[in-house]
């Protein structure tokens, strides 16, 4: 150089067109003598970028850019 695949919350990772979720860790709060631990709760996102299709894209198309694996 070709060729796939992966990119969504602080980490794992789910969402095949119609208000973006979950687990964990962090944060209140409730039990505790205090600590975890358990329960309840609230917060935390430019879903890689730029475009293009649609009434309507995390999602379907294209290009790029970063990671991975293959071939040469």
């Nucleotide at each position: 150089g070709c060729c796939a695949g992966u990119g969504u919350a602080g980490c794992u990772c789910a969402g095949u067109g119609g208000c973006a979720g979950a687990g964990c860790a962090g944060c209140g709060c409730u039990u505790u003598u205090g600590u975890a631990a358990a329960g309840c709760g609230a917060a935390g996102g430019u879903c890689g970028u730029c475009g293009g299709u649609c009434c309507g894209a995390u999602c379907c198309c294209g290009a790029c850019c970063a990671c991975u694996g293959g071939c040469u």